[in-house]
RNA sequence: AGGCUUGUGGCGUAAUGGUAUCGCAACGGACUGUUAAUCCGGAGAUUGGAGGUUCGACCCCUCCCGAGCCUG
Numbered sequence: 001a002g003g004c005u006u007g008u009g010g011c012g013u014a015a016u017g018g019u020a021u022c023g024c025a026a027c028g029g030a031c032u033g034u035u036a037a038u039c040c041g042g043a044g045a046u047u048g049g050a051g052g053u054u055c056g057a058c059c060c061c062u063c064c065c066g067a068g069c070c071u072g
Stems, first nucleotide, its partner, number of pairs: 001071007010024003018055001027041004048064005
């Protein structure tokens, strides 16, 4: 320098172009002599950034940034 893969709550993870899923953690409550375990609850993401296509984009296209791999 070129190519491929990848980026989604604090962490991990899903999502045929049509209201962003689930688990853990955290928080509140129940239970308990207390803690842990268990059970219940509601919150927490404008999907790495900027444009474009589209009635509509995590999803398709372009550029940029980060991470990993390959080629030279």